Two RNAs folded together computationally: RNase P RNA and transfer RNA, 403 nucleotides in total. Model confidence (mean pLDDT): 80 of 100. It holds a member of the Rfam family "Bacterial RNase P class A". By type it is a ribozyme.
[in-house]
RNA sequence: GGAGAGGGACGGGUGGUCGCGGGUCUGAUUGGCCCGAGGAAAGUCCGGACUCCACAGGGCAAGGUGCUGGGUAAUACCCAGGAGGAGCGAUCCUCGGAAAGGGCCACAGAAACUUCAAACCGCCCGAAGAGGGCAAGGGUGAAAAGGUGAGGUAAGAGCUCACCAGCAUCGGGGUGACCCGAUGGCUCGGUAACCCCCACCUGGAGCAAGGCCGAGCAGGGGUGGGUGGCCCGCCCAUAACCCCGGGUAGGCCGCUUGAGGAGGGCGGAAACGCUCUCCCCAGAUAGAUGACCACCCUCGACAGAAUCCGGCUUACAGUCCCUCUCCGUGA
RNA sequence: GCCCCUGUAGUUCAAUGGAUAGAACGGCGGAUUCCUAAUCCGCAAAUGGAGGUUCGAUUCCUCCCAGGGGCA
Numbered sequence: 001g002g003a004g005a006g007g008g009a010c011g012g013g014u015g016g017u018c019g020c021g022g023g024u025c026u027g028a029u030u031g032g033c034c035c036g037a038g039g040a041a042a043g044u045c046c047g048g049a050c051u052c053c054a055c056a057g058g059g060c061a062a063g064g065u066g067c068u069g070g071g072u073a074a075u076a077c078c079c080a081g082g083a084g085g086a087g088c089g090a091u092c093c094u095c096g097g098a099a100a101g102g103g104c105c106a107c108a109g110a111a112a113c114u115u116c117a118a119a120c121c122g123c124c125c126g127a128a129g130a131g132g133g134c135a136a137g138g139g140u141g142a143a144a145a146g147g148u149g150a151g152g153u154a155a156g157a158g159c160u161c162a163c164c165a166g167c168a169u170c171g172g173g174g175u176g177a178c179c180c181g182a183u184g185g186c187u188c189g190g191u192a193a194c195c196c197c198c199a200c201c202u203g204g205a206g207c208a209a210g211g212c213c214g215a216g217c218a219g220g221g222g223u224g225g226g227u228g229g230c231c232c233g234c235c236c237a238u239a240a241c242c243c244c245g246g247g248u249a250g251g252c253c254g255c256u257u258g259a260g261g262a263g264g265g266c267g268g269a270a271a272c273g274c275u276c277u278c279c280c281c282a283g284a285u286a287g288a289u290g291a292c293c294a295c296c297c298u299c300g301a302c303a304g305a306a307u308c309c310g311g312c313u314u315a316c317a318g319u320c321c322c323u324c325u326c327c328g329u330g331a
Numbered sequence: 332g333c334c335c336c337u338g339u340a341g342u343u344c345a346a347u348g349g350a351u352a353g354a355a356c357g358g359c360g361g362a363u364u365c366c367u368a369a370u371c372c373g374c375a376a377a378u379g380g381a382g383g384u385u386c387g388a389u390u391c392c393u394c395c396c397a398g399g400g401g402c403a
Stems, first nucleotide, its partner, number of pairs: 001327010012296007020036006038302001042313002045311005050206004062202005067081005082095005096197002101195002103191003120138002122134004146164006165187001167184007210253004220243001222238006260279008297300001332402007341356004349386001358374005379395005
């Protein structure tokens, strides 16, 4: 210098004038002071807080998660580790069980799943198209009966041997996933984002949750009339006055001080936890962030709160910083 | 704001994970007719997009996009 890998920060700035939403003070206003969108406020895909409803306890069903250990309020998130795969590498991607059982594996192929007799072209013995032995090679397919090499044989074959992969048992290490070694017989398809098995988790709804106050109108009572011997009842009327409960309009709470932020210390390998000091940082209800002026620059992307947090995912002009890898060159 | 559902020819619907994705109406071309309708023959036309699981995806999973519905 070039090509990359991982992570973090920013997202026009400064000043002035006038507006808009909220809080607070006051002498209650045409005032003073303070605050006023994001890293995703988005998708609503997960997990919680909160509220109401349901609920003795246990099981089944249904749904979800899925290597191991840890973190957390919790998670499908994060950290560390394990195994497999990709890359020269930094690094990235994936994840229970197919030897409990069932289902499926089209077409092609001799044969599609477990030992039934697997055999289309083949190879060998044989005079042979009889009979018998075999599975190396070819062919089909996404997938074909362990792989490579040597020995062996009529030809062949784990038939024998070496190495490799897998399985079982034993020993050792690790909390564990798993790893290392020895021995053994000789080989066992794929699919669980199909049913299933195993382990763990889950009651339902969602701030338009839920709670308080409450006009007007309608309705009820009282009053008057009718029916009736009288009372209750029933029917009709009711200007003004009086009254009940539910509840509409409307108002208030929930509502923003919180698993909160910044800095320091301690513990831990890390995620994270404990602790001290300081700070208050939107809260509307038709829904507030804008306009103008001046200066500067690289001329400014995606996009805007609506109960609140922790994640994931998706969108994003550009700028800056840190760590690491590979290649080339110079000292 | 919160909670759900659905995307297949132009339209209305089909399709156990096995493809050349099927039907009806419609469209286009031809036959029949003096012409049209009806009828007959033929043709074109589609899985919302991107990843993943699988040998194989309209179908199963994830994320986007579009449309529709409910809740005062």